Predicted 3D model of a 91-nucleotide RNA (c-di-GMP-I riboswitch aptamer) from a Gemmatimonadota bacterium.
It was read from a public genome assembly, where an Rfam model found it.
[in-house]
RNA sequence: UAGUAUUGUGGGCAAACCCGUCGAAAGGCGGUGACGCAAAGCCACGAGGCUACCGCAUUGUUCGCAAUGCCAAGCUAGUCGGGUUGUCGCG
Numbered sequence: 001u002a003g004u005a006u007u008g009u010g011g012g013c014a015a016a017c018c019c020g021u022c023g024a025a026a027g028g029c030g031g032u033g034a035c036g037c038a039a040a041g042c043c044a045c046g047a048g049g050c051u052a053c054c055g056c057a058u059u060g061u062u063c064g065c066a067a068u069g070c071c072a073a074g075c076u077a078g079u080c081g082g083g084u085u086g087u088c089g090c091g
Base pairs, nucleotide, nucleotide: 003090004089012037013036018031019030020029021028022027035078041084042083043082045081046080047079048076049075050074055070056069057068058067059066060065
């Protein structure tokens, strides 16, 4: 240092529900709490998924607006791939 079937220390992270807060929403942040995770550390590069304020189109209309469809530059790293960093054991 490549790798890593077995073994694997000290530990680490923290789902959902609930509370608060930001956001149009998805969702984020904090608290509580543990479903789980050998990267469930970090990064939106590729794919997938979620939302649609704004915008576009259509319809309706009490002409204020409403409904439906489309739309990501928003979100998701605990969907997958990729990049990158880290602890321990064997070697």